RNA sequence: CAUUUAUCGAGAAAGGCUGAGGGACUGGGCCCUAUGAAGCCUUGGCAACCUUUCCUGACAUACCCCGUCAGGAUUUCGGUGCCACUUCCCAUCCCGAAUUUGAGUUCGGGAGAGAUAAGUG
Numbered sequence: 001c002a003u004u005u006a007u008c009g010a011g012a013a014a015g016g017c018u019g020a021g022g023g024a025c026u027g028g029g030c031c032c033u034a035u036g037a038a039g040c041c042u043u044g045g046c047a048a049c050c051u052u053u054c055c056u057g058a059c060a061u062a063c064c065c066c067g068u069c070a071g072g073a074u075u076u077c078g079g080u081g082c083c084a085c086u087u088c089c090c091a092u093c094c095c096g097a098a099u100u101u102g103a104g105u106u107c108g109g110g111a112g113a114g115a116u117a118a119g120u121g
Stems, first nucleotide, its partner, number of pairs: 001121008013043005021032003026091004044083003048080003053073007087113001093110007
């Protein structure tokens, strides 16, 4: 960098440095911010995945163990990540519903995109 799978409405603080932006991209909104943005550092915390250990079931095996998958519980020391607002909302593509003379507006679902983790190349 690419790709596969899973999750993304919950949760989580203070201090120091610095000094104007930030909320992924595009457009429109809305919000945060000199009562200090983003970034960096220290300590703390949250818990999605991995990690620790156990149980149940299935697969595989002549049988057991090992191994793989699913579910549940647990988490010593930890690895990434995260600690405003649903991934802040809508739009881009598709489907459905309501409303409208119609355009349009609103709502729901999916895809796409993005973020995080684990695996593979």
This is a predicted structure of a 121-nucleotide RNA (SAM riboswitch aptamer (S box leader)) from Marinoscillum furvescens DSM 4134. Model confidence (mean pLDDT): 77 of 100.